[in-house]
RNA sequence: GCCUCGGUGGCUUAGCCUGGUAUAGCGGCCGCCUCGUAAGCGGCAGGUCGGGGGUUCAAAGCCCCCCCGGGGCU
Repeated sequence: GCCUCGGUGGCUUAGCCUGGUAUAGCGGCCGCCUCGUAAGCGGCAGGUCGGGGGUUCAAAGCCCCCCCGGGGCU
């Protein structure tokens, strides 16, 4: 230098192909239950979807450039 895969709440991730309310688990907080704790049950908060630009009525998803990480080729 080229090819390829990935980047989404604190952590792990679904959603991307086929644009239309951003998911779930763990963790956190509150409540119920208990003599109390754990477990269980219910609820709540938490997201510039790596960055910028473009297309579009509308972009996490399409197009372009860039950054970071894994793998491969030379």